[in-house]
Context: one part of a larger RNA
């Protein structure tokens, strides 16, 4: 040094999982001035965490659920509860410090200082305690001040709609272009949110409102015609649902003018909603039941506790334990999963089936009732309406797959500025024909996009350096002035039976015996116990 072998050390690997991870279906989709998310102090006989809870504080009532134990986690001790129904479970109801939108005022959050009225307590000065005063909009009053009432604010993983709006990158450099209207920002809104009921489209037949999916099609196309960007019709399929107005035209109460006949003017209430035109007005004929809707109210389902729920623990072996192995039965509308001292239909909890609500939520539209909307037809006209600083035009821009292009169509800014139904849009320059469609007002379910949340499921998903950062008092401990950055760390045993009681010892640590226990070489940082690495023995080699 090298081998080997027993030991220490360490914790690798095996197995395990209360944890995460993805994904399916269902559900819910919001909380908030009634003071919320989130916090800060508190609250327990003894109490530091962590969970609940608020001066009524690990709880208060009150309904309903269940039925022997119980005072969280949490296993001591002490003290109490509790079949006169307790702990628990679910609904609903008081309580609910302080600080936060924070809203009497301030403020360096969890802190200071008011004002009013009212009570109480005190000769008094003052304490104490309940209410109550923040702001911005909108309605009513109201000569005004200002008085009422309503509404907001804030927060919240994503989806979503508008307002801004990059660069890195790609173009094997770079400026048009890409990246991308993406990332962010910043405002709203709903459980969807946006679209949406044709001045659409199509092509000489037609279709008929929106969204999404397949296709069409990487076509047509755009492009320093580079890099790359990318349609639409059409056709399939989900879903399927249309309608309110303005205006003529009547009617009403006001206000301004008036030559007192009225006339304008906004408002209100009826009428009306259309493009093979529709409507008013007139004139004839018809006529009310039904049918959509919102609210109440009932039923009928769901959902937020729950309860019922077949059949072996029958012999034998092996075991510390039977759930194994043999023998003999049973039950399955139930042989899903999970516990139980090894691997359980029939032991426990469940499963299949089935029942189940005082109270709250959702809510089918199945029944009452109530409000509110909805209707034709046919004729005449030389009458009237049919969204104007609006279409369109001219510059300049955006946005349309379309980069000024022959650049329409759609939006915006500045200017000019129609018609009007014998009117107007379009139909990719522009003209004509032909076709088609009615623009300057609004609302619309459903198919559909997400997932902080709650169920139930699955998983050629992971199995403590895997999987979330976190299986553990984790966004903690630590780092940082701050914005932020961020771990380690699981496993005795079936049961604690957690080692009486004897010995060495520092009454120590740490052992040794004794006893538990299937094991203790499971002894508590305790399952398995691998290497580095240290020690002792034994060989061999210098």
């Nucleotide at each position: 040094g090298c081998a080997u072998g027993u030991g220490g050390a360490g914790g690798a690997u095996g197995c395990c999982u209360g944890g995460g991870c993805a994904c399916a279906c269902g559900g819910a989709g919001g909380c908030g001035a009634g003071g919320a998310a989130g916090g800060c102090c508190g609250c327990g006989g003894u109490a530091a965490g962590c969970u609940g809870c608020g001066a009524u504080a690990a709880g208060c009532c009150a309904g309903g659920g269940g039925g022997a134990g119980c005072g969280g986690c949490a296993c001591a001790c002490a003290c109490g509860c509790a079949c006169u129904g307790a702990u628990c479970c679910c609904u609903g109801g008081a309580u609910g410090g302080c600080c936060g939108a924070a809203u009497g005022g301030g403020g360096a959050a969890a802190c200071c200082c008011g004002g009013u009225c009212g009570c109480g307590c005190g000769u008094a000065a003052g304490c104490g305690u309940g209410a109550u005063c923040a702001c911005u909009c909108a309605c009513c009053u109201u000569u005004a001040c200002a008085g009422g009432c309503g509404a907001g604010a804030g927060c919240g993983a994503a989806c979503c709609u508008g307002g801004g709006g990059a660069a890195c990158u790609g173009a094997a450099a770079c400026a048009u272009c890409u990246c991308a209207g993406u990332a962010c920002c910043c405002a709203g809104a709903g459980g969807a949110a946006g679209a949406g009921a044709a001045a659409u489209c199509a092509a000489u037949u037609g279709a008929g409102a929106u969204g999404c999916c397949c296709u069409u099609a990487g076509u047509a196309g755009c492009g320093g015609c580079g890099a790359g960007c990318g349609a639409a019709c059409g056709g399939g399929g989900u879903a399927g649902a249309g309608c309110c107005u303005a205006a003529a035209c009547c009617g009403g109460g006001c206000g301004u003018c008036u030559u007192c006949g009225g006339a304008c003017g906004a408002c209100c209430g009826g009428g009306g909603u259309u493009g093979u035109a529709g409507g008013a007005c007139c004139c004839a004929c018809a006529g009310a039941c039904g049918c959509g809707u919102a609210c109440a109210g009932g039923c009928a389902c769901g959902u937020u506790a729950g309860c019922c729920g077949a059949a072996g623990u029958c012999c034998c072996c092996u075991g510390g334990a039977a759930c194994g192995g043999g023998g003999c039965g049973c039950c399955a509308g139930a042989g899903a999963c999970g516990g139980u001292g090894a691997g359980a239909g029939c032991c426990c909890g469940g499963u299949a089936g089935g029942c189940g609500a005082c109270a709250g939520c959702a809510g089918g539209c199945c029944c009452u009732g109530u409000g509110c909307g909805u209707a034709g037809u046919g004729g005449a006209g030389u009458u009237c309406c049919u969204g104007a600083g609006u279409a369109a035009c001219g510059c300049c821009c955006g946005a349309c797959a379309c980069g000024a292009g022959a650049a329409a169509c759609c939006g915006g800014g500045c200017g000019u500025g129609a018609a009007g139904c014998u009117g107007g849009g379009g139909g990719g320059a522009c003209c004509a024909c032909c076709c088609u469609c009615c623009a300057a007002g609004g609302c619309u379910a459903a198919a559909g996009a997400c997932u902080c949340c709650c169920g139930u499921g699955u998983g050629a998903c992971c199995g403590a350096u895997a999987g979330u950062g976190a299986a553990c008092g984790a966004g903690u401990a630590c780092c940082g002035u701050g914005a932020g950055g961020g771990a380690c760390a699981g496993g005795u045993g079936a049961a604690a039976a957690g080692c009486a009681c004897c010995c060495c010892u520092g009454u120590g640590c740490g052992g040794g015996g004794a006893g538990u226990g299937a094991a203790a070489g499971a002894g508590a940082u305790c399952c398995u116990g691998a290497a580095a690495c240290c020690a002792c023995a034994u060989g061999c080699c210098u």